RNAcentral holds the sequence, with entries from ENA. Predicted 3D model of a 74-nucleotide RNA (transfer RNA) from a Candidatus Altarchaeia archaeon. Lineage of the source: Archaea > Nanobdellati > Candidatus Altarchaeota > Candidatus Altarchaeia. Model confidence (mean pLDDT): 81 of 100.

RNA sequence: GCCGAGGUGGGGUAGCCUGGUUAUCCUGUUGGACUGUGGAUCCGACGACUCGUGUUCAAAUCACGGCCUCGGCC
Numbered sequence: 001g002c003c004g005a006g007g008u009g010g011g012g013u014a015g016c017c018u019g020g021u022u023a024u025c026c027u028g029u030u031g032g033a034c035u036g037u038g039g040a041u042c043c044g045a046c047g048a049c050u051c052g053u054g055u056u057c058a059a060a061u062c063a064c065g066g067c068c069u070c071g072g073c074c
Base pairs, nucleotide, nucleotide: 001073002072003071004070005069006068007067010027011026012025020057028046029045030044031043032042033041050066051065052064053063054062
């Protein structure tokens, strides 16, 4: 240099192909319930789409271009 895969809460992960609800689940933090006690169980809350531009009524999702990570080729 070329090709491919990926980037989503503090951590992990689904959703992207086929655009549309309050972006999913686990964990975490926090409030409460329950309990002899206990983060064991149950309920609630908090917190995220890598960046820019374009297309569209509407973009995490489509197009183009960058950045970063991983793999392959040279």